[in-house]
């Protein structure tokens, strides 16, 4: 130089002028005044969209539900160990697996409790098998599963012994199952011993076994303002379904036809918040100390104009708030690992 692979930050900058939202301490008016205080007019300061605001995919904070208790259903997780408000998320490790390598993926409990799949080919795909082939016999038959063939996958592998011919039939090793002992907190590694051994794949197939979940949701939920017209039908009602336990109960809900009102406050931004640093800890992260306050709109606020730098700028706008995973995506830096050159 060129590939790779693993992490950090940035997401145009500064100045002017005018526009929009919010905050804040005044000023002038106008109504009311016992007090409070309600509206309007001009300015002064000062803050205003992201790392994904996206997707709505997890998990909470938060409000409501009369008792929110318990079973079944159902839906989610699924190797160990920590973290965390908690999570299907982070971190560390352990197998497995792909990479030459740095490194990366994993739907990672159980197939000896059952059931049901493995097209096609094949003789035969589990109550499995005898096509070719080998061996015994005149022949009809009989043995076999070492060899060949089909396939992702065929009575575990490889070797040698035996044997008519050939198999764990028998050794050895290696698999595989059991029991044991060490090292680890553990998944799991190591050894040693005993057993010829229950044939693969697959539970992102039912299922089985541990763990976890009460619903609904800011269009929750409270105040104040306005406005009314009920008719028919059902049944007991209480916020996944089902049952059972409370609790209320002739209220009230439900379902369809019609009528009428619908403005404003609130919730709503001080948050499990964020920077920096000691210290603990492999890390995630956690105490403790010091700083900081960084949008609350509501048909929905930040736009236009100049000038000057510059890595020439992608991808895209909050709506209750918060961790977290996906996806989309310019550009700057660092660390490692592989090639090739030089020196």
């Nucleotide at each position: 130089u060129g590939g790779g692979u693993g992490g950090a930050c940035c997401a145009g900058g500064c100045g002017a002028u005018c526009g929009c939202c919010g905050g804040u301490a005044g000023g002038g008016g106008u109504c009311g005044u016992u007090u409070a205080g309600a509206c309007c007019c001009a300015g002064g300061c000062u803050g205003g969209a992201g790392g994904a605001a996206a997707g709505u995919c997890c998990g909470g904070g938060c409000u409501c539900c009369g008792u929110a208790g318990a079973a079944c259903a159902u839906g989610a997780c699924g190797c160990c160990g920590g973290g965390u408000a908690a999570c299907g998320c982070c971190c560390g490790g352990g197998a497995g697996c792909c990479g030459c390598a740095a490194g990366g993926c994993u739907a990672c409990a159980g197939a000896a409790a059952g059931u049901g799949c493995c097209a096609c080919a094949g003789a035969a795909a589990a109550c499995a098998a005898a096509c070719c082939g080998c061996c015994c016999g005149u022949a009809a038959g009989g043995g076999u599963a070492a060899g060949g063939g089909u396939g992702a996958a065929a009575a575990g592998g490889u070797g040698g012994g035996g044997u008519a011919a050939g198999a764990g039939c028998c050794c050895a090793c290696c698999g595989c199952g059991g029991u044991u002992u060490u090292g680890g907190u553990a998944a799991c590694a190591g050894g040693a011993c005993c057993g010829g051994c229950a044939g693969g794949g697959a539970a992102a197939a039912c299922c089985u076994c541990g763990u976890c979940a009460g619903g609904a949701g800011c269009a929750a939920a409270g105040c104040c303002a306005a406005g009314c017209a009920g008719c028919a039908g059902g049944u007991g009602g209480a916020u996944u379904g089902u049952u059972c336990g409370u609790c209320c109960u002739a209220u009230a809900c439900c379902u369809g036809c019609g009528g009428g009102u619908a403005g404003g406050c609130c919730g709503c931004u001080a948050a499990a918040g964020c920077g920096u640093a000691u210290c603990g800890g492999u890390a995630a992260c956690g105490c403790u100390a010091c700083g900081c306050u960084c949008a609350g709109a509501u048909a929905g606020a930040u736009g236009a104009u100049c000038g000057c730098c510059c890595a020439c700028g992608a991808c895209a706008g909050a709506a209750c708030c918060c961790g977290g995973c996906u996806u989309a995506c310019g550009g700057u830096c660092c660390g490692c690992c592989c090639a090739u050159u030089u020196u």